Predicted 3D model of a 73-nucleotide RNA (transfer RNA) from a Gammaproteobacteria bacterium. Taxonomically the source falls in Gammaproteobacteria (Bacteria, Pseudomonadati, Pseudomonadota). Model confidence (mean pLDDT): 82 of 100. It matches the Rfam family "tRNA". Gene Ontology term of the family: triplet codon-amino acid adaptor activity.

RNA sequence: GCCGGAAUAGUAUAGUUGGUCAGUACAGGUGACUCGUAACCACCAAACCUGAGUUCGAAUCUCGGUUCCGGCA
Numbered sequence: 001g002c003c004g005g006a007a008u009a010g011u012a013u014a015g016u017u018g019g020u021c022a023g024u025a026c027a028g029g030u031g032a033c034u035c036g037u038a039a040c041c042a043c044c045a046a047a048c049c050u051g052a053g054u055u056c057g058a059a060u061c062u063c064g065g066u067u068c069c070g071g072c073a
Base pairs, nucleotide, nucleotide: 001072002071003070004069005068006067007066010026011025012024013023019056028044029043030042031041049065050064051063052062053061
């Protein structure tokens, strides 16, 4: 340099080929339980890498950028 893939809460991930509240687990907070702690239980907060385009509507489609991974040279 060329080709392909990936980027979603603090971490790991799902998202059914565009449409109601973006979900799950761990971690965190509050409460309950306990003589107390842990575990279990209930609840809460927290995220679509960035810029533009298409569309009535974009995490999802298109283009550019950034970062990471793999392959070729």